[in-house]
The RNA shown here (SAM riboswitch aptamer (S box leader)) has 101 nucleotides and comes from uncultured Mitsuokella sp. The coordinates come from a structure-prediction model, not an experiment, and the mean pLDDT is 84. The RNAcentral record of the sequence draws on MGnify. Its Rfam family is "SAM riboswitch aptamer (S box leader)". From the family's description: The SAM riboswitch is found upstream of a number of genes which code for proteins involved in methionine or cysteine biosynthesis in Gram-positive bacteria.
RNA sequence: CUCAUCCAGAGCAGUGGAGGGAAUGGCCCUGUGAAGCUGCGGCAACCAUUGACCUAGUCAAAACGGUGCCAAUUCCUUUAGGCAUAAGCCUAUAAGAUGAG
Repeated sequence: CUCAUCCAGAGCAGUGGAGGGAAUGGCCCUGUGAAGCUGCGGCAACCAUUGACCUAGUCAAAACGGUGCCAAUUCCUUUAGGCAUAAGCCUAUAAGAUGAG
C1' cells in the first nucleotide's frame, strides 16, 4: 500500500502499585487494585488443515499449528448527506484494530 472483517463471543490467579479505555470532545473503568509482566483457562475461526461441489470459488467440519481477542457496538463521537420542533435517529466515509498478501 491492497483486500476482508469489526451490533456475536470469551477471565481467573500471582506479581505490580496508578493509571487505563489509540487520538479529539464526551462518557466510563480503576486502591473492592489501573497499565505492564507471568501462569493457567476460555472465545472466535483470519491463515493453515480436512471434506463436498469440475476449476475459480463457495459451503461444511475440526480446533493439533501461526495470529488475534476475553468491560461498555471499534464504548459513543469526529467528515459528508438525509430525517426530526427538539432530544436525537439513519446511511456512507474518515481514523483505528485484526488477519492475509